[in-house]
RNA sequence: CCCCGAAAAAGGUAAACCUACCGAAAGGUGGGGGCACAAAGCUGCGGGUCUAACACAGUUUUUUACUGUAAUGACGGCCGAGCUACCGAG
Numbered sequence: 001c002c003c004c005g006a007a008a009a010a011g012g013u014a015a016a017c018c019u020a021c022c023g024a025a026a027g028g029u030g031g032g033g034g035c036a037c038a039a040a041g042c043u044g045c046g047g048g049u050c051u052a053a054c055a056c057a058g059u060u061u062u063u064u065a066c067u068g069u070a071a072u073g074a075c076g077g078c079c080g081a082g083c084u085a086c087c088g089a090g
Stems, first nucleotide, its partner, number of pairs: 003090001004088002012037002017032006035077001041083003045080003048075003055069005
């Protein structure tokens, strides 16, 4: 230095849920809260998943409402990939 993740040490993050705000929603941010995580640090690069505002098509009582398609939206704690990183048995 690389692979790896045993024992410990120093730490770190923070699921569900509750709450305030933002958002059409998915979801995000703050506070509380701890399920868990050796990259559950960062990056939407590849795949996948979620939502469907706008748009398009159809139905309808053609005001409206419903259905379908579909990210330009979202998920980094879905899986890869890239970059960075504490400790040190092997």